[in-house]
RNA sequence: GGAGCCGGACAGGCCGUCGCCGCGGGCCGCAAGGCCCGGGGAGGAAAGUCCGGGCUCCGUAGGGCGGGACGCUGGGUAACGCCCAGCGGGAGCGAUCUCGGGAGAGCGCAACAGAAAGCAGACCGCCUGCGCGGCAUGACCGCGCCGGUAAGGGUGAAACGGCGGAGUAAGAGCCCACCAGUCGUCGCGGCGACGCGAUGAGCUAUGCAUGCCCCGUCCGGAGCAAAACCAAAUAGGAAGGCGCUUGAGGCUGGCCCGGCCGAUGCCUUCGGGUAGGUUGCUUGAGGCCGGGAGUAAUUCCGGUCCUAGAGGAAUGAUGGCCGCCCCGGCUUGCCGGGGAACAGAACCCGGCUUAUCGUCCGGCUCCCGCA
Numbered sequence: 001g002g003a004g005c006c007g008g009a010c011a012g013g014c015c016g017u018c019g020c021c022g023c024g025g026g027c028c029g030c031a032a033g034g035c036c037c038g039g040g041g042a043g044g045a046a047a048g049u050c051c052g053g054g055c056u057c058c059g060u061a062g063g064g065c066g067g068g069a070c071g072c073u074g075g076g077u078a079a080c081g082c083c084c085a086g087c088g089g090g091a092g093c094g095a096u097c098u099c100g101g102g103a104g105a106g107c108g109c110a111a112c113a114g115a116a117a118g119c120a121g122a123c124c125g126c127c128u129g130c131g132c133g134g135c136a137u138g139a140c141c142g143c144g145c146c147g148g149u150a151a152g153g154g155u156g157a158a159a160c161g162g163c164g165g166a167g168u169a170a171g172a173g174c175c176c177a178c179c180a181g182u183c184g185u186c187g188c189g190g191c192g193a194c195g196c197g198a199u200g201a202g203c204u205a206u207g208c209a210u211g212c213c214c215c216g217u218c219c220g221g222a223g224c225a226a227a228a229c230c231a232a233a234u235a236g237g238a239a240g241g242c243g244c245u246u247g248a249g250g251c252u253g254g255c256c257c258g259g260c261c262g263a264u265g266c267c268u269u270c271g272g273g274u275a276g277g278u279u280g281c282u283u284g285a286g287g288c289c290g291g292g293a294g295u296a297a298u299u300c301c302g303g304u305c306c307u308a309g310a311g312g313a314a315u316g317a318u319g320g321c322c323g324c325c326c327c328g329g330c331u332u333g334c335c336g337g338g339g340a341a342c343a344g345a346a347c348c349c350g351g352c353u354u355a356u357c358g359u360c361c362g363g364c365u366c367c368c369g370c371a
Stems, first nucleotide, its partner, number of pairs: 001367010012322007020041002023038006043342001047353002050351005055223004062257004067219005072086005087100005101214002106212002108208003123153002125149003129145006161179002164176002180204002182201008227279004237270006249261003286305008324339006
């Protein structure tokens, strides 16, 4: 100097004028409300509604089936499918990134080529025997048939371990040595996933479970349009069905069992009234600063702060200056022009995912050159 990898921060600033919402204080007013002063007022994703909860309500809240989610180990957390650390496979020179129960429980699928692609298979071959022919009468050659074979050749991404020897009629892990893989045993280290070492077994077992499935762990449901309270209105309507303890009907995803509630009752259809107000609604698993523990995620202690709460939905408009990025000119310091993304809370919080302009900070890796 160049090329990369990982993490973090910000999300334009200041001043003036007019305007909006809410809170605190004061004044005026019977009230509605008005005026003045002071502080505050939309994000890193507010988005998607994908996970997890807090909270609210229902359910005697139990059991089973079915269904769903996750999936290496340890830790964190209110919890999680999230985060941290580690272990193993793969990619990369590397910083790093990515994946994670099981294919020997069973079923299923895998184009074409090839004889044959899960326990398979004989196209060309090799070998014993039989038959025929030739002939130099020799397992020499040719053809055919029964049988044996899968070492050689071919096809293919892949042919059911590799290589050397021994063995055989010819061959084959049939056997042996070495190696690879797989599955065990023992020792050492580690909480563990695992790692290292030794040793055994001729055992050789493709891929897909994001195909069904198997194993382990976990899971009531619905949701702020939850719910609570107040006020008002109407038609205490009509019809049908079932039932009254020998039980209609109901009990917040489905089914079964169990349990509970249950009588001038319940269900279905038609018809009528209301949809108004208040609360929920912002003090929180909260923010910031300092210290301790821990590799970290995180947690403990102390101090300090209150940082939107709208209700058809508020935070806007305008003027000036400065800052940032890009282009041009040129006197290196100015001038001129242009640009600034994704995007607006709606009960709240912890995550994940997606979109995105520009600037800055930190750490690490590789290459080239110089000293």

This is a predicted structure of a 371-nucleotide RNA (Bacterial RNase P class A) from an uncultured Desulfovibrionaceae bacterium. Its Rfam family is "Bacterial RNase P class A". Rfam classes the family as a ribozyme. The sequence was found by an Rfam model in a public genome assembly. The coordinates come from a structure-prediction model, not an experiment, and the mean pLDDT is 78.